[in-house]
RNA sequence: ACUGCAAACCAGGUUAUCGCUCUUCGCCUGCGCGAUGAGAGGAAAGUCCGGACAGCAUAGAGCAACACACCGGUUAACGGCCGGUCACGUCUUUGGCGUGAAGAGAGUGCCACAGAAAAUAACCGUCCGCCUCGGCGAGACAAGGGUGAAAAUGUGAGGUAAGAGCUCACGGUGCCGGCAAGUAAUUGCCGGCACGGGUAAACCUUGUGUGCUGCAAUGCCACGUAUAUCAGCGACCCGAAAGGGAAAGGGCGGCUCGCCCGAGCUGAAGGGUAGGCAGCAAGAUUGUUGCAGUAAUGCAACAGCCAGAUAAAUGAUAACCGCUCACCUCCGGGUGUGUACAGAAUCCGGCUUACAGGUUUGCAGUAAAU
Numbered sequence: 001a002c003u004g005c006a007a008a009c010c011a012g013g014u015u016a017u018c019g020c021u022c023u024u025c026g027c028c029u030g031c032g033c034g035a036u037g038a039g040a041g042g043a044a045a046g047u048c049c050g051g052a053c054a055g056c057a058u059a060g061a062g063c064a065a066c067a068c069a070c071c072g073g074u075u076a077a078c079g080g081c082c083g084g085u086c087a088c089g090u091c092u093u094u095g096g097c098g099u100g101a102a103g104a105g106a107g108u109g110c111c112a113c114a115g116a117a118a119a120u121a122a123c124c125g126u127c128c129g130c131c132u133c134g135g136c137g138a139g140a141c142a143a144g145g146g147u148g149a150a151a152a153u154g155u156g157a158g159g160u161a162a163g164a165g166c167u168c169a170c171g172g173u174g175c176c177g178g179c180a181a182g183u184a185a186u187u188g189c190c191g192g193c194a195c196g197g198g199u200a201a202a203c204c205u206u207g208u209g210u211g212c213u214g215c216a217a218u219g220c221c222a223c224g225u226a227u228a229u230c231a232g233c234g235a236c237c238c239g240a241a242a243g244g245g246a247a248a249g250g251g252c253g254g255c256u257c258g259c260c261c262g263a264g265c266u267g268a269a270g271g272g273u274a275g276g277c278a279g280c281a282a283g284a285u286u287g288u289u290g291c292a293g294u295a296a297u298g299c300a301a302c303a304g305c306c307a308g309a310u311a312a313a314u315g316a317u318a319a320c321c322g323c324u325c326a327c328c329u330c331c332g333g334g335u336g337u338g339u340a341c342a343g344a345a346u347c348c349g350g351c352u353u354a355c356a357g358g359u360u361u362g363c364a365g366u367a368a369a370u
Base pairs, nucleotide, nucleotide: 001366002365003364004363005362006361007360008359009358010357012321013320014319015318016317017316018315020039021038022037024035025034026033027032041341045352046351048350049349050348051347052346053214054213055212056211060257061256062255063254065210066209067208068207069206070084071083072082073081074080085101086100087099088098089097090096091095102205103204107203108202109199110198111197123145124144125141126140127139128137129136130135131134153171154170155169156168157167158166172195173194174193175192176191177190178189179188180187181186218278219277220276221275229268230267231266232265233264236245237244238243249261250260251259252258285304286303287302288301289300290299291298292297322339323338325336326335327334328333
């Protein structure tokens, strides 16, 4: 210098004219007018997680359902983030990058094609027995071949009719115990035991957690209205009363038990409204600096106030400049082209997805020079 990957940041500027929403001030009976200031994002998106906030619920028990799952830290919280451990994959391999993580020593199911067989392994093969000598055996064998994504712990020796963890030695994997390191996951060493697959985003098991609904929440004001009509069920009983029993139906937003309420309930077909204010813009807030920490993150000081629409404002046009690419060039420049993804709706923290172009940093590689 170039190429690739990753992360962070930016993601057009100026002027003029015409328009839109809101704040404040002034004028106006009012409609409104004038001045002033402010006016989309890194994802405002998907609405996938987690919270704030609001309302309802808040006798209980059991079952079901859903989510999560190595360890530590971080946070208001999280399934996020940071750091670590182990396994697998990949590369240019003391390492970097990527992916994954409870249990397949409880049980059930499933494992395409190929293959004899996908988990009660005999197709070829090896050995044994019988016999009519090329056949038979519901005989033995998992060493060799072949199929497959996956085929029964590797090598060597002993052993055997042939073989085999059948036995032994050295390994491999897993579990248990001890010692050492570490907060822990885990790792190292020693000893013992076991070794015939995979799959849990198949059912399932274990552990932990979860009340429901969402700003169309919710509160207030204004306006309007049908206590009408039809059908079904119930409106009952005892008592002087107090009260008791029964009861259609309803609540405990899945089910059951259980508990509570109970004079109206359910269906059909209709009537009215669809305006305003608050919630709603000062907050887990923004910027800068310092400190603690490997980091995520936290703490402190100083400074700042930064959209608020409701069918939904934040725009359009013109000129110049910037940047990308292509072509031309008299190397001064010129011409053309493009300038992304997208658009707040109660608010935050994340994740995921989309994105023209640019800047910086880190890592890796290539080439050259010192």
This is a predicted structure of a 370-nucleotide RNA (Bacterial RNase P class A) from a Chitinophagaceae bacterium. A source record names the gene rnpB. The coordinates come from a structure-prediction model, not an experiment, and the mean pLDDT is 76. The RNAcentral record of the sequence draws on ENA. It matches the Rfam family "Bacterial RNase P class A". Its family is annotated with tRNA processing, ribonuclease P activity and dimeric ribonuclease P complex in the Gene Ontology. The organism belongs to Chitinophagaceae, within Bacteria.